[in-house]
Formats: sequence, C1' cells, structure tokens
RNA sequence: GGCCCUAUCGUCUAGUGGUUAGGACAACGGGUUUUCAAUCCGUCAACCGGGGUUCGAUUCCCCGUAGGGUCA
Repeated sequence: GGCCCUAUCGUCUAGUGGUUAGGACAACGGGUUUUCAAUCCGUCAACCGGGGUUCGAUUCCCCGUAGGGUCA
C1' cells in the first nucleotide's frame, strides 16, 4: 500500500428500514438481615464522526477515525 471484518449504556452483548433501542454484569436507592455477604424490587445509563438515500436510518450507501485479519 491492496482487500476483508468490526464499532450500540461503565463492561459484555441482542437488535437485517417504522422497537419505549432490549438483556446480563457493574453502579445507585430500597426491602430482607444485629452487620456483611447472598437474595428480591426499582432507578440510572448507549447507537464512533460527517455526509447521502428514504416519508422514516442503529440498520442501506460514501468518506473519515479507531481496532482486528489477510496479501505484498
């Protein structure tokens, strides 16, 4: 340098055009407990950046950024 793949809550992850963007762990609050742990309930929290297509984009297309793979 060429080609391919990936990017979603703090972390891991689901989501193939119309979702309230879901789940687990973590954090926080509460119940239970003499206390802690465990357990139960609840809350908070996310679509890498820019542009395009579309009535509508996390999803499709282009460019970029970051990471990974492969060839040289």
Transfer RNA from a Patescibacteria group bacterium, 72 nucleotides, folded computationally. Model confidence (mean pLDDT): 81 of 100. It matches the Rfam family "tRNA". It is annotated as a transfer RNA. Lineage of the source: Bacteria > Bacteria candidate phyla. It was read from a public genome assembly.